The prediction has a mean pLDDT of 83. This is a predicted structure of a 68-nucleotide RNA (transfer RNA) from a bovine gut metagenome. The sequence is in RNAcentral, with records from MGnify.
[in-house]
RNA sequence: CAGCUGUGGUUCAUCGGUAGAAUGUCGGCUUCCCAAGCCGAAGAGGGGGGUUCGAUUCCCCUCAGCUG
Numbered sequence: 001c002a003g004c005u006g007u008g009g010u011u012c013a014u015c016g017g018u019a020g021a022a023u024g025u026c027g028g029c030u031u032c033c034c035a036a037g038c039c040g041a042a043g044a045g046g047g048g049g050g051u052u053c054g055a056u057u058c059c060c061c062u063c064a065g066c067u068g
């Protein structure tokens, strides 16, 4: 300098219209107990600005990481 990535604790979806899943955590049911299973709950868009009725999504800057 160029390119790519950044979303619950973790791993990933979602290509303009209420951000979902798996796993983990917590609570409940079940069991003599544990595990497993079932039900429920909390929990996220790196930061700033712009465009738009509306932005995780499009644009700019910046930060961090990766690759060359």
Stems, first nucleotide, its partner, number of pairs: 001068006009023004017053001025041005046062005
It matches the Rfam family "tRNA". Rfam classes the family as a transfer RNA.